Predicted 3D model of a 142-nucleotide RNA (SAM riboswitch aptamer (S box leader)) from an uncultured Flavobacteriaceae bacterium.
RNA sequence: UUGUUAUCAAGAAAGGUUGAGGGAUUAGACCCAUUGACACCUUAGCAACCCUUUGUUUUUUUAAACAAAAAUAAAGAAGGUGCUAAAUUCUACUUCAUGCCACUUACUAUUUGAGUAAAAAGGCAUUUAAGAUAGAUAACUC
Numbered sequence: 001u002u003g004u005u006a007u008c009a010a011g012a013a014a015g016g017u018u019g020a021g022g023g024a025u026u027a028g029a030c031c032c033a034u035u036g037a038c039a040c041c042u043u044a045g046c047a048a049c050c051c052u053u054u055g056u057u058u059u060u061u062u063a064a065a066c067a068a069a070a071a072u073a074a075a076g077a078a079g080g081u082g083c084u085a086a087a088u089u090c091u092a093c094u095u096c097a098u099g100c101c102a103c104u105u106a107c108u109a110u111u112u113g114a115g116u117a118a119a120a121a122g123g124c125a126u127u128u129a130a131g132a133u134a135g136a137u138a139a140c141u142c
Base pairs, nucleotide, nucleotide: 003140004139005138006137007136008135013043014042015041016040017039021032022031023030026092027091028090029089044084045083046082049080050079051076052075053074054073055072056071057070058069059068060067088134093131094130095129097126098125099124100123101122104118105117106116107115108114
C1' cells in the first nucleotide's frame, strides 16, 4: 500500500512525563479538558480475531490405520495483534414505514373565515427499520 471476508449498542484504568487543545476527515450538534484532557512510557486489565487443548462430523489419503484439511461444540489465555469516555459520540446519502403541512377539488355550514373527506404529485419531521458511503480492528492477500 491493493483487494477479500468478518466484527464494530457488550467489556476493561492506575501511575509517571508533558502542557492546550482533543473527540479520523468536511459541516452542524454534543461532549472531554489547567480538578491537566490528547499524546507518549510503565504496570494492570478487557475481549477472544489469530492462537492452544479436547470432543464430534465430513473430505482427502491408506489394505486398514496414521496423517492432513474443513466445519462445529466446549474449555483456556502461553504467544501475535487490538482495545480500556460517550453506539464508529450523533446527524448528513438512498429506500421503506409513520406523522404533519401547504395546494387543488368536493361537501357541510354560514360569516367569508372555518370544518370534513379525497386521487396523484410535493415539502418537512421522526425511527435501536433496511441499505449505501467513509472509517477502525483482525485474518488472509497484491

The coordinates come from a structure-prediction model, not an experiment, and the mean pLDDT is 77. The sequence was found by an Rfam model in a public genome assembly. Of the family's consensus pairs, 97% are formed in the model.